[in-house]
RNA sequence: AGAGUUUGAUCCUGGCUCAGAACGAACGCUGGCGGCAGGCCUAACACAUGCAAGUCGAGCGAGAAAGUUCCUUCGGGAAUGAGUAAAGCGGCGAACGGGUGCGUAACACGUAGGUAACCUGCCCUUAAGACCGGGACAACUUGCCGAAAGGUGGGCUAAUACCGGAUAAGACCACGAUUCCCACGGGUAUUGCGGUCAAAGGUGGCCUCUCCAUGGAAGCUUCCACUUAGGGAUGGGCCUGCGCACCAUUAGCUUGUUGGUAGGGUAACGGCCUACCAAGGCUACGAUGGUUAGCUGAUCUGAGAGGAUGAUCAGCCACACUGGAACUGAAAUACGGUCCAGACUUCUACGGAAGGCAGCAGUGGGGAAUAUUGCGCAAUGGGGGAAACCCUGACGCAGCAACGCCGCGUGAGUGACGAAGGCCCUCGGGUUGUAAAGCUCUGUCGAGAGGGACGAAAACAUCCUGGUCCAAUAGGCCGGGAUACUGACGGUACCUCUAAAGGAAGCACCGGCUAACUCCGUGCCAGCAGCCGCGGUAAUACGGAGGGUGCAAGCGUUGUUCGGAAUUACUGGGCGUAAAGCGAGUGUAGGCGGCUCUUUAUGUCGGGUGUGAAAGCCCUCGGCCCAACCGAGGAAGUGCGCCCGAAACUGGAGAGCUUGAGUACGAGAGAGGAGGACGGAAUCCCCAGUGUAGAGGUGAAAUUCGUAGAUAUUGGGAAGAACACCGGUGGCGAAGGCGGUUCUCUGGAUCGAUACUGACGCUAAGACUCGAAAGCGUGGGGAGCAAACAGGAUUAGAUACCCUGGUAGUCCACGCCGUAAACGAUGGAUACUAGUUGUUGGAAGCUUUUAAACUUUCAGUGACGACGCUAACGCAUUAAGUAUCCCGCCUGGGGAGUACGGCCGCAAGGUUAAAACUCAAAGGAAUUGACGGGGGCCCGCACAAGCGGUGGAGCAUGUGGUUUAAUUCGACGCAACGCGAAGAACCUUACCUGGACUUGACAUCUAGGGAAUUCCCCCUAAUAGGGGAAGUGCCCUUCGGGGAACCCUAAGACAGGUGCUGCAUGGCUGUCGUCAGCUCGUGUCGUGAGAUGUUGGGUUAAGUCCCGCAACGAGCGCAACCCUCGCCUUUAGUUGCUACUUCGCUUUCGGGCGAAGGCACUCUAAAGGGACUGCCCGGGUUAACCGGGAGGAAGGUGAGGAUGACGUCAAGUCCUCAUGGCCUUUAUGUCCAGGGCUACACACGUGCUACAAUGGUCGGUACAACGGGUUGCCAAACCGUGAGGUGGAGCUAAUCCCAUCAAAGCCGAUCUAAGUUCGGAUUGGAGUCUGCAACUCGACUCCAUGAAGUUGGAAUCGCUAGUAAUCGCGGAUCAGAACGUCGCGGUGAAUACGUUCCCGGGCCUUGUACACACCGCCCGUCACACCACGAAAGUUGUUUAUACCAGAAGUCGGUGAGCUAACCUUCGGGAGGCAGCCGCCCAAGGUAUGAGUGAUGAUUGGGGUGAAGUCGUAACAAGGUAACC
Repeated sequence: AGAGUUUGAUCCUGGCUCAGAACGAACGCUGGCGGCAGGCCUAACACAUGCAAGUCGAGCGAGAAAGUUCCUUCGGGAAUGAGUAAAGCGGCGAACGGGUGCGUAACACGUAGGUAACCUGCCCUUAAGACCGGGACAACUUGCCGAAAGGUGGGCUAAUACCGGAUAAGACCACGAUUCCCACGGGUAUUGCGGUCAAAGGUGGCCUCUCCAUGGAAGCUUCCACUUAGGGAUGGGCCUGCGCACCAUUAGCUUGUUGGUAGGGUAACGGCCUACCAAGGCUACGAUGGUUAGCUGAUCUGAGAGGAUGAUCAGCCACACUGGAACUGAAAUACGGUCCAGACUUCUACGGAAGGCAGCAGUGGGGAAUAUUGCGCAAUGGGGGAAACCCUGACGCAGCAACGCCGCGUGAGUGACGAAGGCCCUCGGGUUGUAAAGCUCUGUCGAGAGGGACGAAAACAUCCUGGUCCAAUAGGCCGGGAUACUGACGGUACCUCUAAAGGAAGCACCGGCUAACUCCGUGCCAGCAGCCGCGGUAAUACGGAGGGUGCAAGCGUUGUUCGGAAUUACUGGGCGUAAAGCGAGUGUAGGCGGCUCUUUAUGUCGGGUGUGAAAGCCCUCGGCCCAACCGAGGAAGUGCGCCCGAAACUGGAGAGCUUGAGUACGAGAGAGGAGGACGGAAUCCCCAGUGUAGAGGUGAAAUUCGUAGAUAUUGGGAAGAACACCGGUGGCGAAGGCGGUUCUCUGGAUCGAUACUGACGCUAAGACUCGAAAGCGUGGGGAGCAAACAGGAUUAGAUACCCUGGUAGUCCACGCCGUAAACGAUGGAUACUAGUUGUUGGAAGCUUUUAAACUUUCAGUGACGACGCUAACGCAUUAAGUAUCCCGCCUGGGGAGUACGGCCGCAAGGUUAAAACUCAAAGGAAUUGACGGGGGCCCGCACAAGCGGUGGAGCAUGUGGUUUAAUUCGACGCAACGCGAAGAACCUUACCUGGACUUGACAUCUAGGGAAUUCCCCCUAAUAGGGGAAGUGCCCUUCGGGGAACCCUAAGACAGGUGCUGCAUGGCUGUCGUCAGCUCGUGUCGUGAGAUGUUGGGUUAAGUCCCGCAACGAGCGCAACCCUCGCCUUUAGUUGCUACUUCGCUUUCGGGCGAAGGCACUCUAAAGGGACUGCCCGGGUUAACCGGGAGGAAGGUGAGGAUGACGUCAAGUCCUCAUGGCCUUUAUGUCCAGGGCUACACACGUGCUACAAUGGUCGGUACAACGGGUUGCCAAACCGUGAGGUGGAGCUAAUCCCAUCAAAGCCGAUCUAAGUUCGGAUUGGAGUCUGCAACUCGACUCCAUGAAGUUGGAAUCGCUAGUAAUCGCGGAUCAGAACGUCGCGGUGAAUACGUUCCCGGGCCUUGUACACACCGCCCGUCACACCACGAAAGUUGUUUAUACCAGAAGUCGGUGAGCUAACCUUCGGGAGGCAGCCGCCCAAGGUAUGAGUGAUGAUUGGGGUGAAGUCGUAACAAGGUAACC
């Protein structure tokens, strides 16, 4: 410090998620030791049991028992125990310490102050004092009641208990005087007079004084205690400034309320309380109400600012079963006190009683979850006491649990044959791994044994000693020294010794983020997952294993907080299009504000000072071996208060200024607003005329109107609404908006020149006003248009688009509504920052007779553009630039601008405005593609123009389907279907039935035997199987044998598989497409994806070429190079040729045959030439190129072929071959026989033959080319009607044969329009050939038979020249078996105006919500399931308010006829007190009525999510009616 995730990719916006740290934690797995810390976060739920607050005999009275000892008359008594225990009166303490966080949003807390408005026990200090008396009550004793708890009557008694009196320095109160201070209220100090108010003794010692007098006391003295007063210290009370959570879907609250006067009350001010008077007080700077919460020092996190938290420790507050109340006291409204009420629990004799763990342990319960009913007062601290000492669950320790932090260990060195085993493997090896074993060492922790602490020093006691009080050598007090005593932890820490590597490692993870990889299993299953996402047969993502990575006595998971998140932005964000500018204006509060001077000192700044508790954080040093931990010192604590100072800025006060703002004057512009009047064109309607059959409407129609006279046309009239042309990114207005002419009233802006006011300004929460259309109310009006509605069309449907009608409405007046994509999607104001060019209004200059033009300037309104800004698009003096001020608004998508509540509205509805739940995205801009029922340009037998077909018939062939034991398999739009298959009777053959074999039909290796091989027999359907016979070769040889090849036998490694996966693959192929495209390097542009180049202007068959250009070059494609054909030349001349020469034979005298020459010609087959827009003319940019022409065999690529860029289709092929994985192994392998692939209601594709006269039949007759042939082609001759047979010449081929080489053609004859002399299917008979074999199931021949069919519906195919059409010939495969296929030649056309349309393609551009890319995406209803929410007749809790009833305990007040110790008394009584009663207040409780909030509710509403449901097609392209508000 960042990372992952929206996309095909990019940049941005934006959310979600992760890596870090932390925890009072919990859970899972695991677990050796120690130190230090922490340990009910939930039920402030209920609690058994024990303990947690007592102490003082030196305040007081009284006072046991057991036990022991002694005496005894055995009945008992005495002493001791012991002035002890227990209890009582009294004093102090119990208000501390300890717990908890319910309540509390508050002067509760924090901080800084005030108290001139107060108190303070114990403690310290100062001064003074402590005199004289009195009466009780407990305990005790005795009577009574009660189950108990307890109560009550009589009697006795003490005090440091209580009471009276004296004294009064002093205090307080009242009235005066003086001084000083002051906030003018008062206060401090001094003083006068009057009144009121005290006390208690105890311990030790002594005889100096007094008395008795060995000694003691009423005396003296010490200490403690006591009283009064002053001061201090400490602790508190009260008041104030500032700080301190959320909700405005809580906006008004308040009657003791706010203030005053008087009184009461308190320690004290105060409505704290009461009476009276006044009517105030609080609130948008958030009152009141609601919800939540103890606050702080601090803790966690963070760079910080902040955010979250408030366990432990410390400070404060509140509480003590719930509610109320007082008493005592210095202090309480009192955790372990009292009273009352309530709930709960316990006891009970049923009459009544008792209790309060949120003290320490502990129990139940709740919960994911939190410990021992331990030891000790040794230390520290506290209470009491003179002290010893007692008490102390405060505290110190121990126990439990890895809960946390810190430390240590589980060994170290050496050790390669890189052992074994595991895992992987390309089978070579790699890895675990120096790891182990082995060898050499060490000894922490643990175990055992021995020693053994610090924490302890005091007090007290004894001894010695100094000082002080005193009469005192007594005693006390204050010190010093010595001795002795005191340890829960604990025989613990620590130290030493012994043996021994021995007892001590796990957890998570390994797809990316994120360090770490392989195998097996599984097969969208099981499962994983923090996000993205893995899993559908090769999963580094599931489960296991091996290996690795990380941390380590822990490791992971879950939860929570901060961080990352600049994702609430003070530091430090935004608002044109991503979320976000209110529809607009006026203006209140508030915020901000021009220039100059003076002053002040609010903010601000500087210095000083007080405080900011301790602990903590930080720094330094120190103590535990280190660390954690602890101690000491320092720093910090950004805050608040006080004092001093500065005066620039801000604020306040005062004085001025004119530039901001405004006023006056003049001028012109304008659909600015309101009201009135008037006008013409058009539509419709009415009347009348002319006139006749249609009109109207549409893509086409129909509904509709019209013979009762429409439409058309002429004249007249009526009515309502809107104002053509001018008219314009022209004008005006704040926005909405405003358009005929004219009149009246009226708002604003602009320009010009002077004068005046003197900051009067800007913005604007609330508030108020205006506000299109639609809509609402009342009353008018209603021509046209037109929701709803009706009809006609369209359509699968058409509640739409189109058409014919048509009502609200649109118009007017008045009143509501208050919203729009109310948009520039851009709040207002001010200042500054290049320009160019239009236009509107005004002014000035110049010019002119004017107008116009030009220059300058002010105010508007447009276009372009620099800097700058922006994610980009874009904005750019009319900013989205640079700055300032103010307002509004935003914080992921959906749910939702919805629900509930409030406000507004007649309603419709508007406004304000959530949550549950759900998703990992939603989105902006731009890029590349793809697509469009977008556009432009161009091409192609794409259409058109033609020729011939298919689709109809019969047959052939392939496919589907069906059938079957099997009808093997593959191929499925183009690009499957006469395709794989260039040829299924057996074989092929993969299928079926049946029969056999198991190292196998085939390959390699090992061992043994044998040459190989040939022949015969048995069995069988056949192979297989069984038996027999013959028979030895080649090479080497040391003659024993060995080797190569082959055969047999045996065992196992293995063979084998046309079994699966073409979606694991290679290779090959199809297709777009022989379309003209596809890319790269460098440079440049862009944040980037990318762009440029490759676009543009021409041109081409072509990204072909030229020109231009931030591009320059290059590659794969195009073209060319290659082959064939067309012309020529050269070379060569047999098996080819024969013009010419010669010869021979023959002749019907034309000729024919043969030979010898010859290579001229044809031909054959090799090498060359030729064509390049080269030449001319024209066009074109002087180009590329195009048009025409010449020459030429050929002319603009001469014709044809081969040649197929980057890629697309998970296209095809595992059955050509190769190959990963899986499956099979007496079978899915191998062999054999037979069958099947040839089936047949049907459908489709591809072909053949036809339907006839451009023909059929018969006869005659002419002309090819490519090819093939020894397992072959097969001549002559003969036989057969023929297929063919016999025959055997020739030929391994320019020689011979197929092969006379053809057919269409030509000549002649016949047929005469018909199911025929067309057509030949089908069938019968007879044959031929091939083959082991033609039944299933071959081809051909002859005779006979003679079906459909008379040119083919919708639709559809091929072809642009030697092409289509037509005619035959040959080859491959092959024993045989083509109408298929591959080739060959013969004859040989028609048409193309042209690119509107169909199809396909190329380039540019545009839109896009598509990117699996339109076979895309996607919306809504309905149906089903689940989830959360709203409404709902109600039901049921809880909180709270108001009114009334009620009224315990208790304070206060009144009364007090009853009772009454202290004092007074004249003895009668009185004073004072108590009970009782009454009153005020008041808790619980009750009744009634509201309000808030929660749960639940038949039914209901929308929402969300779900697998491949239903219906349509709304949106995205012009989305097929542009979309949207």
This is a predicted structure of a 1525-nucleotide RNA (small-subunit ribosomal RNA) from an uncultured bacterium. Its mean pLDDT, the model's own confidence on a scale to 100, is 84. Rfam family: Bacterial small subunit ribosomal RNA.